[in-house]
Context: one part of a larger RNA
């Protein structure tokens, strides 16, 4: 820009893409077959490999403003307690998130038309013949079935709901301009989204983010005080103190206010 007024929502599915892999073992059955050695079709079951998708309950990984320990040095006047720097100084753990080494699931069944091939009936050609008329069976392959996208499918589809028929001008037309409606954009707070656009939620009739409160989780016993010990240190107060992203709540802070676009239907 189009989809013959302007919008919001829900859809149909032309078409396109993905997927389609395979092994071992067991039962049937040491059966059919075979002198024996050996050893099935058909059918049923179990466990895998590779590949793929989703997810984070578990097991691990990561963890740079979480907790603790600790070395050197500088600083907060000193003690004590802390802060900075040294790869995040180093070390031990670790929430959310993201992940695989983790978990779950998938390849299919079914239907249709067929290939090679196997048949039925059957003439031409009194026989024979799967074929000439006619009718069956038959593959990991084909069309479906499953998943995803999908009306620019210009062949532009469908349904529901909302908005209305304004003003001015002229060269009267599917005309130009203007203010609006439904609705949308901008702007702002954010993230289940994200390179940027986009998308999703929220914008005071508000829990969207921050803060605060409570909880969870993690760390692992804070500071101060008291007691013990010559001291290092230990015990008690006390599962203490601290705690990013998690859960619930709470208008304290910030989403204020505003601007713009947007039909009049031959």
């Nucleotide at each position: 820009c189009g989809c013959a007024g302007g919008a919001a929502u829900a859809u149909u599915g032309a078409g396109a893409a993905g997927g389609g892999c395979u092994g071992u073992c067991c039962c049937u059955a040491g059966u059919a077959c075979g002198a024996g050695a050996g050893g099935a079709c058909c059918g049923g079951g179990a466990c895998g490999g590779a590949c793929g998708a989703a997810c984070c309950u578990c097991u691990g990984g990561u963890g740079u403003g979480c907790c603790a320990g600790u070395u050197g040095u500088c600083c907060u006047g000193c003690c004590a307690a802390g802060g900075g720097c040294a790869u995040g100084g180093c070390u031990g753990g670790u929430u959310g998130g993201c992940u695989a080494c983790g978990u779950u699931c998938g390849g299919g069944a079914g239907g249709g038309a067929u290939a090679a091939c196997c048949g039925c009936u059957g003439a031409a050609a009194g026989c024979a013949u799967c074929u000439a008329a006619g009718c069956g069976g038959g593959a990991a392959g084909c069309c479906u079935g499953c998943u995803u996208c999908g009306a620019g499918a210009u062949g532009a589809g469908u349904a529901u709901u909302c908005c209305c028929a304004c003003c001015u001008c002229c060269u009267u037309g599917a005309g130009a301009g203007g203010g609006u409606a439904a609705g949308g954009c901008u702007c702002c707070c954010a993230g289940u989204a994200g390179a940027c656009g986009a998308c999703u939620g929220g914008g005071u009739u508000g829990a969207u983010a921050g803060g605060c409160c409570a909880g969870a989780u993690c760390u692992g016993g804070a500071a101060g005080g008291c007691g013990g010990g010559u001291a290092a240190c230990c015990g008690c107060u006390g599962g203490a103190g601290g705690u990013g992203a998690c859960u619930g709540g709470u208008a304290c802070u910030a989403a204020u206010a505003g601007g713009c676009c947007g039909a009049g239907g031959g």

The part of an RNA shown here (large-subunit ribosomal RNA, domain VI) has 266 nucleotides and comes from Streptomyces avermitilis. Its Rfam family is "Bacterial large subunit ribosomal RNA". The RNAcentral record of the full RNA draws on ENA.